Record summary
This is a predicted structure of an 84-nucleotide RNA (transfer RNA) from a Kiloniellales bacterium. The prediction has a mean pLDDT of 81. It matches the Rfam family "tRNA". Its family is annotated with triplet codon-amino acid adaptor activity in the Gene Ontology.

[in-house]
RNA sequence: GCCCGCUUGGUGGAACUGGUAGACACACGAGACUUAAAAUCUCGGGCCCUUCGGGGCGUGGGGGUUCGAGUCCCUCAGCGGGCA
Repeated sequence: GCCCGCUUGGUGGAACUGGUAGACACACGAGACUUAAAAUCUCGGGCCCUUCGGGGCGUGGGGGUUCGAGUCCCUCAGCGGGCA
């Protein structure tokens, strides 16, 4: 230099053929149980706003196509692999 793959909350990892993003698990927080703790169980577990009913934003960065994009297209960056 050329080619291929990947990039989603704090972490791992789903999301079918473009149609509710974050299922499920863990970290972590609160509570129960215990003399106390561990284990176990219950609830919470992206950010912002809220009249607490809900609303807005968010899939590596930017742009495009579309009624609608994590998914398709272009470009850039990062990581991994192959060829030279």